This is a predicted structure of a 1512-nucleotide RNA (small-subunit ribosomal RNA) from an uncultured rumen bacterium. Model confidence (mean pLDDT): 83 of 100. Its Rfam family is "Bacterial small subunit ribosomal RNA".

RNA sequence: AGAGUUUGAUCCUGGCUCAGGAUGAACGCUGGCGGCGUGCCUAACACAUGCAAGUCGAACGAAGCAUUUAGCCCGAGGAAGCGGAGUGCUUGCACAAAGCGGACUCAAUUUAAAUGACUUAGUGGCGGACGGGUGAGUAACGCGUGGGUAACCUGCCUCACACAGGGGGAUAACAGUUAGAAAUGACUGCUAAUACCGCAUAAGCGCACACUAUCGCAUGAUAGAGUGUGAAAAACUCCGGUGGUGUGAGAUGGACCCGCGUCUGAUUAGCCAGUUGGCAGGGUAACGGCCUACCAAAGCAACGAUCAGUAGCCGGCCUGAGAGGGUGAACGGCCACAUUGGGACUGAGAUACGGCCCAGACUCCUACGGGAGGCAGCAGUGGGGAAUAUUGGGCAAUGGGGGAAACCCUGACCCAGCAACGCCGCGUGAAGGAAGAAGGCUUUCGGGUUGUAAACUUCUUUUACCAGGGACGAAGGACGUGACGGUACCUGGAGAAAAAGCCACGGCUAACUACGUGCCAGCAGCCGCGGUAAUACGUAGGUGGCAAGCGUUGUCCGGAUUUACUGGGUGUAAAGGGCGUGUAGGCGGAGCGGCAAGUCAGAAGUGAAAUCUCCGGGCUUAACCCGGAAACUGCUUUUGAAACUGUCGCCCUUGAGUAUCGGAGAGGCAGGCGGAAUUCCUAGUGUAGCGGUGAAAUGCGUAGAUAUUAGGAGGAACACCAGUGGCGAAGGCGGCCUGCUGGACGACAACUGACGCUGAGGCGCGAAAGUGUGGGGAGCAAACAGGAUUAGAUACCCUGGUAGUCCACGCCGUAAACGAUGAAUACUAGGUGUAGGGGGUAUAAACUCCCUCUGUGCCGCAGCAAACGCAAUAAGUAUUCCGCCUGGGGAGUACGGCCGCAAGGUUGAAACUCAAAGGAAUUGACGGGGGCCCGCACAAGCAGCGGAGCAUGUGGUUUAAUUCGACGCAACGCGAAGAACCUUACCAAGGCUUGACAUCCCACUAAAGCUGUGGAAACACAGUGUGACUUCGGUCGAGUGGAGACAGGUGGUGCAUGGUUGUCGUCAGCUCGUGCCGUGAGAUGUUGGGUUAAGUCCCGCAACGAGCGCAACCCCUGUUGCCAGUUACCAGCGAGUAAAGUCGGGGACUCUGGUGAGACUGCCGGGGACAACUCGGAGGAAGGUGGGGACGACGUCAAAUCAUCAUGCCCCUUACGUCUUGGGCUACACACGUGCUACAAUGGCUGUAACAAAGGGAAGCGACAUCGUAAGAUGAAGCGGAUCUCAGAAAAGCAGUCCCAGUUCGGAUUGUGGGCUGCAACCCGCCCACAUGAAGUCGGAGUUGCUAGUAAUCGCGGAUCAGCAUGCCGCGGUGAAUACGUUCCCGGGCCUUGUACACACCGCCCGUCACACCAUGGGAGUUGAGAGCGCCCGAAGCCGAUAGUCUAACCGCAAGGAGGACGUCGUCGAAGGUGAGAUCAAUGACUGGGGUGAAGUCGUAACAAGGUAACC
Repeated sequence: AGAGUUUGAUCCUGGCUCAGGAUGAACGCUGGCGGCGUGCCUAACACAUGCAAGUCGAACGAAGCAUUUAGCCCGAGGAAGCGGAGUGCUUGCACAAAGCGGACUCAAUUUAAAUGACUUAGUGGCGGACGGGUGAGUAACGCGUGGGUAACCUGCCUCACACAGGGGGAUAACAGUUAGAAAUGACUGCUAAUACCGCAUAAGCGCACACUAUCGCAUGAUAGAGUGUGAAAAACUCCGGUGGUGUGAGAUGGACCCGCGUCUGAUUAGCCAGUUGGCAGGGUAACGGCCUACCAAAGCAACGAUCAGUAGCCGGCCUGAGAGGGUGAACGGCCACAUUGGGACUGAGAUACGGCCCAGACUCCUACGGGAGGCAGCAGUGGGGAAUAUUGGGCAAUGGGGGAAACCCUGACCCAGCAACGCCGCGUGAAGGAAGAAGGCUUUCGGGUUGUAAACUUCUUUUACCAGGGACGAAGGACGUGACGGUACCUGGAGAAAAAGCCACGGCUAACUACGUGCCAGCAGCCGCGGUAAUACGUAGGUGGCAAGCGUUGUCCGGAUUUACUGGGUGUAAAGGGCGUGUAGGCGGAGCGGCAAGUCAGAAGUGAAAUCUCCGGGCUUAACCCGGAAACUGCUUUUGAAACUGUCGCCCUUGAGUAUCGGAGAGGCAGGCGGAAUUCCUAGUGUAGCGGUGAAAUGCGUAGAUAUUAGGAGGAACACCAGUGGCGAAGGCGGCCUGCUGGACGACAACUGACGCUGAGGCGCGAAAGUGUGGGGAGCAAACAGGAUUAGAUACCCUGGUAGUCCACGCCGUAAACGAUGAAUACUAGGUGUAGGGGGUAUAAACUCCCUCUGUGCCGCAGCAAACGCAAUAAGUAUUCCGCCUGGGGAGUACGGCCGCAAGGUUGAAACUCAAAGGAAUUGACGGGGGCCCGCACAAGCAGCGGAGCAUGUGGUUUAAUUCGACGCAACGCGAAGAACCUUACCAAGGCUUGACAUCCCACUAAAGCUGUGGAAACACAGUGUGACUUCGGUCGAGUGGAGACAGGUGGUGCAUGGUUGUCGUCAGCUCGUGCCGUGAGAUGUUGGGUUAAGUCCCGCAACGAGCGCAACCCCUGUUGCCAGUUACCAGCGAGUAAAGUCGGGGACUCUGGUGAGACUGCCGGGGACAACUCGGAGGAAGGUGGGGACGACGUCAAAUCAUCAUGCCCCUUACGUCUUGGGCUACACACGUGCUACAAUGGCUGUAACAAAGGGAAGCGACAUCGUAAGAUGAAGCGGAUCUCAGAAAAGCAGUCCCAGUUCGGAUUGUGGGCUGCAACCCGCCCACAUGAAGUCGGAGUUGCUAGUAAUCGCGGAUCAGCAUGCCGCGGUGAAUACGUUCCCGGGCCUUGUACACACCGCCCGUCACACCAUGGGAGUUGAGAGCGCCCGAAGCCGAUAGUCUAACCGCAAGGAGGACGUCGUCGAAGGUGAGAUCAAUGACUGGGGUGAAGUCGUAACAAGGUAACC
């Protein structure tokens, strides 16, 4: 940065599509690691469960716990002491049980006090207004930006000053009673405070009143002084302090106001009643209709009010060169919201996400009485959805709340988990390695490719894995403190080990082959692929691209200058309003001066941070993060400048206008007048037609038309003049006269002094048709009727004919209202007409000529333009203003609004659908366009065909088969120059399977041939039979058998092909190089004037040359010279015969066949342009290419042929091959083509002494002789041929006969008997003889050939071939007629024109109908939604009122009062109810048109003069 796509090609216009980037993404396939980010875009849907806001005992009472002290009580153990059963005995000494006792110890209970750096339900304080979520609402001072508050508030924090005296009354907790299922209360009683309430004190604070000074921006502000008046406090303590009150200041956070900016719709144009302002009051932190009463009637709006739709706004993000466009996830700022709606309370702050009250919906509990709840906090669930994560860890860090602190709380936050969702980084190995392995794919079978790729060798080990070590993040002096985490990182170990996919490969767009499929299956972003050789479908191999991703889908920007500010257009592509007038608006002449709004410059403030850019730094790098700079293009303030715009003042005349004079004009309106013509009426003359058409008919006419004469009536239009002449803004205006009236122009330069230009809306005018009312109505003439035409003819043509056309007054308001060209101004070569005016020269005057202004035409330069074209009357160069356009269709349609009596007009969409629609020009082709020209094209002629019979081919039908091909000309006596078998490809039957045929291999052997048997034959069997060479080993050829490679196919495709052929057409054309022209396709040359058979030649010419064609060169033929003569010839000479070039000979002639000559418009004359050429003439055998042939340009027809041959691909392979026999190709109701023979006397028949050319001949032609009526047979000479032979030419001529008839025409058909060929004539040959003797008496519509040795007619030969010819190819004989001419038919050539055709008129294409599908309008209605309005009801609650009830603090001795609460009432008030409308959406029987669809039906409207020019 562009590319594809409209066409046969081109340029342009114009849409569609693609390549890029991005993404909170999703889907498909795939998936190794790490880092950093991100993750409900949908249902502001509903939510189980857990957690997300608490904290302070250093405010307070109380309770509990622990400890201590003291006490009470109980239990267990139990000392001292008492006791003494009993025992011993030395009898009084010793021992000693029970019992009493209860010190002390232990444990539990309990009381009181104290302590606790223990706990906490309550009172109290602070915080729950932050943090976190979401984007429903909101089009707004909501947000952004910049200002203002002299109209405000601000807890905690900081600073300063001052202060804290003294009292009082309650209340929760608690206890008791009590209601209830619960939630939750009720009552009574007790109690504390940093809870609550008075009082004192306080002036620097507030308020009221008035004053002074200073200042300001209006209200006012600040300071000072005066009077009056009003308001404070709380304690705790570890004694360090922490808290409290007042005032002021700061900081922070908020509130309000203003300028500017902030989506779409005008098919929303008017909106508004507290509405706009004032005054007074209320309310608020504060201003304010914020609220109330009263007064006024304002306010907003085309610079878009109101209404409707949509939407949180921004920093930014994406894209873009930029300007812009899109977007508003994550991060940050602001706003709004917290189930929906309403409300206040508390508080510094809320009208409060995890507070309260009410109403609604929903969910849950319930004992049915009543209650509870709100994840748009973090997780999580259901649901919705294409789609979005864990009911994780931790307060270690950062931050927040409370606290003096320890500390507690913190789903903020930090981390981890899940997800390739994004960005970034790394890896899946590296080096060597050719036998270029195997395998795969492919192949022209040689190879190529995969591919150094692999194997193999050597090496490395990132990541993953295992093991060992192991952080930073943690600080402020020390200690302590880590969720992440045994993580990052480091070291060691093993081993290439565990790690590649996805998409694409026709063009755009990098990358190609094979197979499969066969308009199928499928692909596709656009163009488009697929119907048998698909680089486009599917698969494989290969290749390209990207890579842990790759594709697809959605969305946005870009490309798109395709909404154009940068940066577009409007004659014909979409687009100039039908025209004027003029409002708002936009724009605006010259000079001087002022101001400074725009403008420009400097400075200042602001433009948060993050982001972007640059520089630097930190993670191994990067992503990411950090620091700095720059930037943030804006807004505000201020200081200056004064050119330009603006504005103010003065002035000017050239823009504009006015006045005066003058002429021109179908300008307009009104009135009057005129003649010609048509028609009608009356009368006359007059008679059979008139009229009309392509031709007719309808119609008129003997009741007298048409025609003609005279008179009259009436309406409409104004011949000639008349002119790309005039006038008008456009529509438009045409006899003459008069009146009224508009505009333009010229001259002059008196006046005004920018008064101008344009012009959205508005207003007016506005052809024809149409419409209303009333007139008028001759002609013309929609509708309608009739007649024609036609397949039809609701048309074109004809005869009639009503609205209408005319007038008056209204309406309509549209046209291809066009110059398809808006208005105005200025400038930019010329030439030539014409209309009006003026001037000059000249003149007696008029012409002429020159200059000039205005209008109207043509040509043309520069320039412009896609081209055509425009070109001073611009489509040029500039400026100003307005209208309009943005692919085609749907559609100028629907709905809505406005206008209209209606018809309708104006404004004016969408769904859906297509990849085009379109403009100009080019080359062709075509035209029931034009011009010129040619051709047996017509015409003029001759002979035919079409009718008959037969032959032959074809179609059709039939058949076992009737093999196949050829189908307008250009298939049909064609392939086929010859089907009895063969041919033969078809059918039936019988056989064979490496095969009837070719090559290769092995084995065996001779094979072939002959004979016999079976058989329809092929074939089978039997017999007989046995090759060449040889160095004797064998080899060669052949046969048989076997194995496989292969053979074979007249099977398919002529639309895969080669080759060959037909045709246009022997028509005169078809091209190229260079140059020139054109943006280009292309053009020129090749057109033009002549001429020719011819693009043949001449002349001219931006062309000059050239090629393929034409012509010529070649062959035959026509004249002739020379040469040569055998088989040809025979004049002269000779010989010879019955005759005969028969013989000798000759080279004269004919002839043969070589080589030459000749004809060239060369000569003469006329014409022409002095040319080419043409006409005539001479000479000549031949004269203007002498006649004929061969020869066929570029190309067209997907023309014909796969069955001549060759050949790709496909198909068959005991058969679609091959062999054999028989049949068929020869069928036969019929139709067509081509021929033959005829229909007769220009003839038939019979007889008869004519005359050719060109050919053939050996498996041949066959003389001659004999036989036969003949076909032919037998014998047989000659001849591979100028020798012999086929071979008699026939028509003609002569003679005779027939006498116009179905015949002495005609010969079909049939019968009989023969002949020939052949293995064989039944199906199915030819010929002969005799007999039979059909149709047919010249052929409808129509149609063919031929222009001279031609047609016609007559015979002869040849190929094929055993035989078979009316066909085909050749040959000669006899031998005409006619051509005025180019109007017409057909074909062709050149030029030109139109075209909507290019598959090219056998083209294209329109509309109805029928069918299917799609979206949409109307529609009796029905349903729903949101918004607003009126009324009703009226919750909670604020506010107000109220003394019904109750009432601690204050006053009062008391009674009571003040104050308060409840209650009640009132205003407002959500939800709800109701009513009438408007809007939007869904749906609806039926209905309207529209779109799409492969081959439906009917017609033929348009494109050519489209067959009636088209169009509005």